A computed fold for a 159-nucleotide RNA from uncultured Eubacterium sp., annotated as Lysine riboswitch aptamer.

[in-house]
C1' cells in the first nucleotide's frame, strides 16, 4: 500500500415497540368579566381574524403532539461516531433561529468533580470546558514493579 483485527464499569451510531416526562399544558366547547386590537419568530410589507366584541382572564366539561429520556430490542459498525468555522439552499426584503449539504479544523476512549456555558419544559438528558483517576496502544528509561510523554493521519498481524 493492500488485506484482517483490538480498545469497553454505558464502546459508537441508527432504527423499533412500550413507558414515563411534556401536562391537565397547548387546543376545542360553554358561561360570565372586559373593550381595541390581535396573528403570521423579530422590523418592514403583505395576508388574515376583530364593536356580530377579538386577543386577555375566572369557572366548567373535554384534552392532545412534536422535540427530549433512562432501561429493553434489531441493524450497522471500531473515526466507530460526536463538536466547532465559513459558504450555500430552505417560495416577498433584511435579520434570527433551525434543517440539510460541501469545505475545512479539533477530539484515542468511556467514566466522573463543577450552582461553569449553550440546548431543553425540566435539579432529566444531550454537548462543549473544566478537574480527577481509570483504560486501550505506542514511544523512551527501567532487570521488574513501575515512571514519563504522545496521539486514531494512531496501533497489532499477515502480504
Nucleotide at each position: 500500500g493492500a488485506u484482517a483485527g483490538a480498545g469497553g464499569u454505558c464502546g459508537c451510531g441508527c432504527g423499533g415497540a412500550a413507558c414515563a416526562u411534556c401536562a391537565g399544558u397547548a387546543u376545542c366547547u360553554g358561561c360570565c368579566c372586559g373593550g381595541a386590537c390581535g396573528u403570521g419568530c423579530c422590523g418592514g410589507a403583505c395576508a388574515c381574524g376583530g364593536g356580530g366584541g377579538a386577543u386577555g382572564g375566572c369557572c366548567a366539561g373535554a384534552g392532545a403532539a412534536a422535540g427530549g429520556g433512562a432501561a429493553c430490542u434489531g441493524c450497522g459498525c471500531c473515526g466507530a461516531a460526536g463538536g466547532g468555522a465559513c459558504u450555500a439552499u430552505u417560495g416577498c426584503c433584511g435579520g434570527a433561529a433551525a434543517a440539510u449539504a460541501u469545505u475545512c479544523c479539533c477530539u484515542g476512549g468511556g467514566c466522573u468533580c463543577g450552582u461553569g456555558g449553550u440546548c431543553g419544559a425540566a435539579c432529566a438528558g444531550a454537548u462543549c470546558c473544566c478537574u480527577g483517576a481509570c483504560u486501550g496502544u505506542c514511544a523512551u528509561c527501567g532487570g521488574a514493579a513501575g515512571a514519563u510523554g504522545g496521539a486514531g493521519c494512531g496501533c497489532u498481524a499477515u502480504c
The organism belongs to Eubacterium, within Bacteria. Of the family's consensus pairs, 98% are formed in the model. The RNAcentral record of the sequence draws on MGnify.